Annotation:
A computed fold for a 1489-nucleotide RNA from a metagenome, annotated as small-subunit ribosomal RNA. The sequence is in RNAcentral, with records from SILVA. Rfam family: Bacterial small subunit ribosomal RNA. Gene Ontology terms of the family: structural constituent of ribosome and ribosome. The coordinates come from a structure-prediction model, not an experiment, and the mean pLDDT is 81.
[in-house]
RNA sequence: CGGUUUGCUUUUUGGGGUAACCCGGAUGACAAGCAGCGGCGAAAGGGAGCGUAAUGAGUAGAUAACGUACCCUGUGCACGGGGAUAGCGGCGGUGACUUCGGCCACCUACCGAAAGGGCCGGUAAUACCCGAUAAUCUCCUUGGGCGCGAGCGUCCUUGGAGCAAAGGUGGGGAUCCUUCGGGACCUAUCGGCAUAGGAGCGGCCUACUUCCCAUCAGCUAGUUGGUGAGGUAAUGGCUCACCAAGGCUAUGACGGGUAGCCGGCCUGAGAGGGUGAUCGGCCUCACUGGGACUGAGAUACUGCCCAGAGCCCUACGGGGUGCUGCAGUUUCGAAUCGUUCGCAAUGCGCGAAAGCGUGACGACGCGACGCCGCGUGUGGGAGGAAGGCCUUCGGGUUGUAAACCACUUUUAGGGGGUAUGAAGAGAUUGGGACGAAUAGUCCUGAAAUCUGACGUCAACCCCAGAAUAAGCUCCGGCUAACUUCGUGCCAGCAGCCGCGGUAAGACGAAGGGAGCGAGCGUUGUUCGGAAUCACUGGGCUUAAAGGGCGCGUAGGCGGCUCUGUAUGUCGGUUGUGAAAUCCCUGAGCUCAACUCAGGAAUUGCUUCCGAAACUGCAGGGCUUGAGGCAUUCUGGGGGCGACUGGAACUCUUGGUGGAGCGGUGAAAUGCGUAGAUAUCAAGAGGAACGCCAGUGGUGAAGACGGGUCGCUGGGAAUGUUCUGACGCUGAGGCGCGAAAGCUAGGGGAGCAAACGGGAUUAGAUACCCCGGUAGUCCUAGCCGUAAACGAUGUGCACUAGGCUGCGGAAGUUCUGACACUUUCGCGGCCGUAGCAAAAGUGUUAAGUGCACCGCCUGGGGAGUACGGUCGCAAGGCUAAAACUCAAAGGAAUUGACGGGGGCUCACACAAGCGGUGGAGGAUGUGGCUCAAUUCGAAACAACGCGAAGAACCUUAUCCUGGGUUUGACAUGCAUGGAUGAAACCUGUGAAAGCAGGGGACUGCCCGCAAGGGUGAAACAUGCACAGGUGCUGCAUGGCUGUCGUCAGCUCGUGCUGUGAAGUGUCGGGUUAAGUCCCUUAACGAGCGAAACCCUUGUCGUUAGUUACCAGCGGGUCAUGCCGGGAACUCUAACGAGACUGCCGGUGUUAAACCGGAGGAAGGUGGGAUGACGUCAAGUCCGCAUGGCCUUUAUGCCCAGGGCUGCACACGUCCUACAAUGGGGUGAACAGAGGGUUGCCAAACCGCAAGGUCAAGCUAAUCCCUUAAAACACCUCUCAGUCCGGAUUGCAGGCUGCAAUUCGCCUGCAUGAAGUUGGAAUCGCUAGUAAUCGCGGAUCAGCAUGCCGCGGUGAAUGUGUUCCUGAGCCUUGUACACACCGCCCGUCAAGCCAUGGAAGCUGGUAGUACCCGAAGUCGCUGACCCAACCCGUAAGGGAGGGAGGUGCCGACGGUAAGACUGGUGACUGGGGCUAAGUCGUAACAAGGUA
Repeated sequence: CGGUUUGCUUUUUGGGGUAACCCGGAUGACAAGCAGCGGCGAAAGGGAGCGUAAUGAGUAGAUAACGUACCCUGUGCACGGGGAUAGCGGCGGUGACUUCGGCCACCUACCGAAAGGGCCGGUAAUACCCGAUAAUCUCCUUGGGCGCGAGCGUCCUUGGAGCAAAGGUGGGGAUCCUUCGGGACCUAUCGGCAUAGGAGCGGCCUACUUCCCAUCAGCUAGUUGGUGAGGUAAUGGCUCACCAAGGCUAUGACGGGUAGCCGGCCUGAGAGGGUGAUCGGCCUCACUGGGACUGAGAUACUGCCCAGAGCCCUACGGGGUGCUGCAGUUUCGAAUCGUUCGCAAUGCGCGAAAGCGUGACGACGCGACGCCGCGUGUGGGAGGAAGGCCUUCGGGUUGUAAACCACUUUUAGGGGGUAUGAAGAGAUUGGGACGAAUAGUCCUGAAAUCUGACGUCAACCCCAGAAUAAGCUCCGGCUAACUUCGUGCCAGCAGCCGCGGUAAGACGAAGGGAGCGAGCGUUGUUCGGAAUCACUGGGCUUAAAGGGCGCGUAGGCGGCUCUGUAUGUCGGUUGUGAAAUCCCUGAGCUCAACUCAGGAAUUGCUUCCGAAACUGCAGGGCUUGAGGCAUUCUGGGGGCGACUGGAACUCUUGGUGGAGCGGUGAAAUGCGUAGAUAUCAAGAGGAACGCCAGUGGUGAAGACGGGUCGCUGGGAAUGUUCUGACGCUGAGGCGCGAAAGCUAGGGGAGCAAACGGGAUUAGAUACCCCGGUAGUCCUAGCCGUAAACGAUGUGCACUAGGCUGCGGAAGUUCUGACACUUUCGCGGCCGUAGCAAAAGUGUUAAGUGCACCGCCUGGGGAGUACGGUCGCAAGGCUAAAACUCAAAGGAAUUGACGGGGGCUCACACAAGCGGUGGAGGAUGUGGCUCAAUUCGAAACAACGCGAAGAACCUUAUCCUGGGUUUGACAUGCAUGGAUGAAACCUGUGAAAGCAGGGGACUGCCCGCAAGGGUGAAACAUGCACAGGUGCUGCAUGGCUGUCGUCAGCUCGUGCUGUGAAGUGUCGGGUUAAGUCCCUUAACGAGCGAAACCCUUGUCGUUAGUUACCAGCGGGUCAUGCCGGGAACUCUAACGAGACUGCCGGUGUUAAACCGGAGGAAGGUGGGAUGACGUCAAGUCCGCAUGGCCUUUAUGCCCAGGGCUGCACACGUCCUACAAUGGGGUGAACAGAGGGUUGCCAAACCGCAAGGUCAAGCUAAUCCCUUAAAACACCUCUCAGUCCGGAUUGCAGGCUGCAAUUCGCCUGCAUGAAGUUGGAAUCGCUAGUAAUCGCGGAUCAGCAUGCCGCGGUGAAUGUGUUCCUGAGCCUUGUACACACCGCCCGUCAAGCCAUGGAAGCUGGUAGUACCCGAAGUCGCUGACCCAACCCGUAAGGGAGGGAGGUGCCGACGGUAAGACUGGUGACUGGGGCUAAGUCGUAACAAGGUA
């Protein structure tokens, strides 16, 4: 805007009916619906982060190169016509004929499953078209002003050409028209057109900033620019034609990887680092890729076209689809919510408005996901309840905690109760404006009425009642918090260190405690701590780190002075730095979180003004930096080339000579009678240059060494006439660069990888030896590395000194030399301050500063792989990751160790003497055996040890067997009461024991007694408990061994050092000694050493029996036998003595040592005495003891056996092998001990062991008790013996309950091995070794053992080379459970990651060509077309379109490559892994530095 359907209704009208009324038609209004045309919106809002490293973002600019619908403001206009098209309506029947294909006639006429489409008819507009008018619009044009960033902008002006529009709605009453509904007209309002401006929003452009990789270093053809054209709103290679050859790049182009950017957020003192969820700005995307259309705006999330992948529907013909909107589903995943309510508010779109729409938004729901707030009660309450846990058994703790008493009521529950979020809209109406209007509309007031999803809301009030409400982690250190039990390197823990192998504060549990609390822990991530990438704010001698050295490009930095400028810089200023966030102040929810308001801040960029010291820039000047010159002088293994010399070496020839030479730790290979080695002479060759020669010289470094000549580089000093900052450093780059190696050609004496041989060795692919080729040498060219080191980049300046070498100059002296002084350069040593982790460095810095370069960021993997590049190759340069470890490393300290050094000591060796190892035996051990052979001890430091004495006992659960259970032993309690024990007897038995008999007597109190009471000892029963030689010596005490009677080990104070620590304690002497002395940043002290103690040696005093006996006396065969004596010996008490005191010498005027005198003794006589510590040394079986285990047995008792077993091995001893002896006879001399359950004389018996009898002795009295070897004489005469005595037989003795297993002794007989002992090994330095006997403990008996005693009585050495051990100092160290240490590589095994690899298989970005959709643009357009023009018309023209075609063009295809993943037989190395193999490379001189 018109139509249409239905309802209601206005006006009018047809038919029927008398009428009411019924059946209709037309028309307008209204309401509700339906489908359209038209306008606006749909490009906003909402979602996501694929892509994007710049077509983006941020910040600041520019557009004088642009656009803009809706909104606001100004000016002007809106006249006259036309043709369509949606909507809407309609769109196959009948009959005849038929060759079944159709055809004809009439009325007038569709297809499809769907999606959808077709034909016919006719209709409206603010839809569309034409014409008119028009400028401050657009274009062309004339002249001028002003301005700019200079490609133009703006203003005025002349002329010309071109381009516009639409009406709707409400109201009105004069006039006109009318189909009578109304219209023209007026008015109000909403629109329309042109243009100018504004606001806001956009487009485009510029500068700066914006991640990693250089193992991406060169990129680029519309590429860079120009001219012209096209295109766009607009600049521009944006596109095209032509022309030119440019453009970008170490200030990182190009390429690869990753990524939306920002405001902000997290962290941090900051600077930074990390990040980009939620909110906000920008960008990009909408299934993947391409494309345009419409429109103000899109190349459009919920539009269109095409291609592709996928899904859905289908009648198989064909169609449809895009949740990264809100919910929701599925899938993936360790993991992330409701298919809720509402447009009430806020906002947006449309509309005149009412209103409509809005998964924007507002709300509610779910989730401890975060932040915030609140509660789970408060006060009192000790017989400190019960229970739990611990315990030293007393108690402690849980713990005022609970109970109990009093009180409160948030929250949850129940009942009431109502506020804000509501502003507005609006019938009606007052005032004002417009208007002709008392219509109307608008503005502004009043106002009936209406509007709440949340919401059963919040606040607030009432009710009841402690009622409804606590967990999680941790308790070894870091790190707040501890005990018990269980477990036993198991189970387990663990962030790091690390816990766990029988006493776990670390595992698990419990009790207790600590922390936080509706949370607590874990995991992941980021920042911090981390100055551990160091801008603030690090380093590089040795810890990681100075380029091998120079020349030099870019770059960085740069002397004095003047002027200017204003780049940096500084002060002010302008704009901006969105809002939110952070901060401050205030306000609103009871507080807070949260929210609101204001301020500050936003450290940045920008505009303008100013300053001018410093930097930069421009200009002028200067001389001290630098360079040059000159003069004169000067040192030098500086370089290159040529020539040349002698010594040595090898070879050749000749002579002499005649058996070896050579080589080694020792040898051999090798050479030599074919004459070597040696020696002489002559000759040849190559390489290297002795002495001089030196922490000396030269060079940038590598490096350079006979002499001469030539060429040549650089340096120092002096002089001060030149230039005038010309300088320093130096990424890349270029050059030089030891040795080895390579290429080509020479050369080749010696040496010598490889190789051969000989040795060594377990082996010896080595060290040693004999040979020997590359190579070493020269020329030309590569290589480009070294512990290329001062492990120290270059340059400049400054900062105590002393000593010294080399090169120069000046001065002092009359001159010269020497010397001295001063000065410059170079090379060294010491050292102050400072620096440094320390060692150290220290004007030659590693000090203090400046400039520039290189390099480092835990160890291994790895200076490796891959890639690149260089090289002939070898290989060089550049250079990762996975994985793995908790270290790797530096300097220094203390120890320990060394096949390091120095000093020193010890029976350590050497010198000696005697043994062991061989034999037989004894004894201990291992092993074997056994029913059992009990246990312990294990190099020295176990093995004649525990054991100072196993027939039973001892003795041990070692074995077999028997028995016993409050026990063989202790204490307590309860009960019993005189029950009862012992002696004795019986049975049984191997005994123990069991069973039975038997039986006297008793404490205390009362009492005359009888008796009563009580109940000790004892006994019985029961309960607590006893007991254990069961385990752990690695839970312990105590004791002991050993280093070692070695001389050491420490402390206080002081001093030194950051410290560990050192000093003292070292050094020089000396000693047995850390003994003493001297020196001395040490001074003192302690434990050790010594001394004190015992004993031995001499003397004295006292004492004098049991010892003694000189003198006196007596006596005897004899004897101190007796009297007596107190001299001697002796005994046993106290003293003396010996102290390097004296002398001489040495020495430091010392300590001390050597020698001597005197003396009994002379420089420790012996013993006891064992420092700090070491060995987890030994002992739970001496004793003690924690824990564990056992309790009719692992306790206790008993019998028998075993500990004694015997193919064997070892240790310690005894006896021997003989003549220094055996045997026989004779006859001397000790000491120290022991003795009453004892020693036992004498006498007698016995061959003897012994026996009988028996005196004496409780011991200087008696006894054991004769000592033996020695000595004298005799014999044996070198042999398995007159040696040796084992073994065995017989006969005896002794002890004992008992000698069979299993004792000792005697006699007779027997008479084994053994003739001096392999390798190896032990003891001893003087009254010692050796040898000889004696005694004692244990013990009934039983020593060759042990502990003691005396007799006889040597040899050798006065040395430290070696073996062993020890002490001190020093040195090296990769050791520190400390050399029995540490540690390397191959191989073998398991696991892990990774490189290579024939290939196989993906991805990414391009290149060339092919195909070519949609579509824009161009050309064409015979077909189609209403508007305009010509024409009466037919028709034609203009214009448009379908269709066709060309360029471009996505997907797709073909081809060759590039880059990047996965996988891959096989293969390479790497890492890791308690106990595998082979060696021993490194650490010490690591055994060859």